Context: one part of a larger RNA
RNA sequence: AGCGUACGGUGGAUGCCUAGGCGAUGAGAGGCGAUGAAGGACGUGGACAGCUGCGAAAAGCUCUGGGAAGCCGCUAGCAGGCUAUGACCCAGAGAUCUCCGAAUGGGAUAACCCGCGCAGGGACUACCUGCCAGGCGUACGUAAAUACAUAGCGUACGUCGGCCAACCCGGGGAACUGAAACAUCUAAGUACCCGGAGGAAUAGAAAACAAUUGUGAUUCCCCUAGUAGCGGCGAGCGAACGGGGACCAGCCCAAACCGAGACGGCUUGCUGUUUCGGGGUUGUGGGACCCUCGAUAUGGGACUGGCAAAGAUAGUAGAACGAUCUGGAAUGGUCGGCCGCAGACGGUGACAGCCCGGUAUACGAAAUUUGCGCCAGCCCUAGAGGGCACCCGAGUACCACAGGACACGUGAAAUCCGGUGGGAAUCUGGGAGGACCAUCUUCCAAGGCUAAAUACUACUCAUCGACCGAUAGUGAACUAGUACCGUGAGGGAAAGGUGAAAAGCACCCCGGUUAGGGGAGUGAAAUAGUACCUGAAACUGUACGCUU
Numbered sequence: 001a002g003c004g005u006a007c008g009g010u011g012g013a014u015g016c017c018u019a020g021g022c023g024a025u026g027a028g029a030g031g032c033g034a035u036g037a038a039g040g041a042c043g044u045g046g047a048c049a050g051c052u053g054c055g056a057a058a059a060g061c062u063c064u065g066g067g068a069a070g071c072c073g074c075u076a077g078c079a080g081g082c083u084a085u086g087a088c089c090c091a092g093a094g095a096u097c098u099c100c101g102a103a104u105g106g107g108a109u110a111a112c113c114c115g116c117g118c119a120g121g122g123a124c125u126a127c128c129u130g131c132c133a134g135g136c137g138u139a140c141g142u143a144a145a146u147a148c149a150u151a152g153c154g155u156a157c158g159u160c161g162g163c164c165a166a167c168c169c170g171g172g173g174a175a176c177u178g179a180a181a182c183a184u185c186u187a188a189g190u191a192c193c194c195g196g197a198g199g200a201a202u203a204g205a206a207a208a209c210a211a212u213u214g215u216g217a218u219u220c221c222c223c224u225a226g227u228a229g230c231g232g233c234g235a236g237c238g239a240a241c242g243g244g245g246a247c248c249a250g251c252c253c254a255a256a257c258c259g260a261g262a263c264g265g266c267u268u269g270c271u272g273u274u275u276c277g278g279g280g281u282u283g284u285g286g287g288a289c290c291c292u293c294g295a296u297a298u299g300g301g302a303c304u305g306g307c308a309a310a311g312a313u314a315g316u317a318g319a320a321c322g323a324u325c326u327g328g329a330a331u332g333g334u335c336g337g338c339c340g341c342a343g344a345c346g347g348u349g350a351c352a353g354c355c356c357g358g359u360a361u362a363c364g365a366a367a368u369u370u371g372c373g374c375c376a377g378c379c380c381u382a383g384a385g386g387g388c389a390c391c392c393g394a395g396u397a398c399c400a401c402a403g404g405a406c407a408c409g410u411g412a413a414a415u416c417c418g419g420u421g422g423g424a425a426u427c428u429g430g431g432a433g434g435a436c437c438a439u440c441u442u443c444c445a446a447g448g449c450u451a452a453a454u455a456c457u458a459c460u461c462a463u464c465g466a467c468c469g470a471u472a473g474u475g476a477a478c479u480a481g482u483a484c485c486g487u488g489a490g491g492g493a494a495a496g497g498u499g500a501a502a503a504g505c506a507c508c509c510c511g512g513u514u515a516g517g518g519g520a521g522u523g524a525a526a527u528a529g530u531a532c533c534u535g536a537a538a539c540u541g542u543a544c545g546c547u548u
Base pairs, nucleotide, nucleotide: 001547002546003545004544005543006542007541008540009539015533016497017496020468021467022465023464024463025462026461027460028459029457030456031163032162039100040099041098042055043054044053046078050074051073061094062093063092064091065090066089070082071081072080105114106113107112115132117131118130119129120128121127134160135159136158137157138156139155140154141153142152167198168196169195170194171193172192178185182232208215209214219246220245221244222243223242229237230236250449251448252447253393257278258277259276260275261274262273263272264271265270266269283427285392286391287390289387290386291385292384293383299380300379301378303377304376305375306374307373310370311369312368313367315363316362317361321336322335323334324333325332337354338353339343345357346356347355398422399421400420401419403417404416405415408434429444430443431442432441433440484491485490504532507519508518509517510516
């Protein structure tokens, strides 16, 4: 020095565990904000660094309800207190709520600075309280150039602003990539940016489809179908009709006409504009107006208010076991019982239906809140025949040029939507049926509203998992978006486990009044001693054996 055996050190793998995650299902909630949010800064405890809570009334104050013998958070100890006059705790409703932040009196390098600003109080000054941003809307006042007026200015009231995970609608809108290169094309109307809204959003009651039979708003799903088509007919893109389901709900204006008001024009009783009320809402065309006949009801509501079943936000009751053996400990073994609308689950010194919390089941609210339903109010809701020819959404439909959307790339290209130019008709009218024309069929544009079926989950509750188990599962089981890095945008960790219970080693000895050990003691165990469960390997030491 190597190898081996034994016993250690180091190290923290493995096993076991779970306080945390991940995924899902069902309910709820789907917003918060100038009554100052989200998010922060700084404070706040007897002593207090961090977290949590709270806000100068500061781990808290008040009331109401629940509940109970303990309590002063994580957090032990010290000091000092509270509590059956009901504390702590839980729920509901209030009070307080510094400064920054939309941040809003002005400013600013967020958490700071400055208003002898205005009003009230106070002793005019210190000090205290309140107010003082801007946009938009309405009303009123005032008022230039410029006479009336308007712009402008001001006041009052109302409203908005900012934040937020995804879902939704709209306005803009890539490239990598694929085409085995690449330009049309694709990726993709995706990512991303902007605006806006809601608990959903959008869409929506046929100027729709269909095809000679018919259907009857919209949305979503399954098929139709990778079909018909589109396509450097490449790569690729990709319907509809129809069928089956989910869910179902339909309405209101404009106009004609009538009435009233206001303002104008003038021939002074006509006319124009405008506002309000009535009327009216349709495609077997409807309505207005005139005449005739008939009815006086029925049904509905998505609106408002009240009551209220039942829920939500604390809770309450809740069955049934002993002995013995082993053991540190019984939930284990043995013996004998019991409950069960409860043998879910968790805990308890090993594995517990009967020890504890619970579970099945049955109950419960002063306060706030949701609200099936009921009542009331309010609102809506009917015709037939004849005549007349008044109305039926205009820079619209449509056309041309240039684009976009439609599965459809300009194509034979209908349909839908814009830019520019041109530019109709009112039922003897107009659109569509994939160029276009005829016939036929079907519908009524150029105004508006509309629940449900559908999408999503930052958040709350309940439940579940052939999901993870600390290099896994969230980045984060722990003071985690922390420490740390970066000027910044941003990047971003490591780190869990004594024991059933601290019983966390009194006392003695060595030592520096250490560290660390040795005894003693606790404990089932201390090679469980806080550097703490188990404690692998690399690495390393001591003793012994063998070899060189």
A computed fold for a 548-nucleotide part of an RNA from a marine eukaryotic metagenome, annotated as large-subunit ribosomal RNA, domain I. RNAcentral holds the full RNA, with entries from MGnify. The prediction has a mean pLDDT of 85.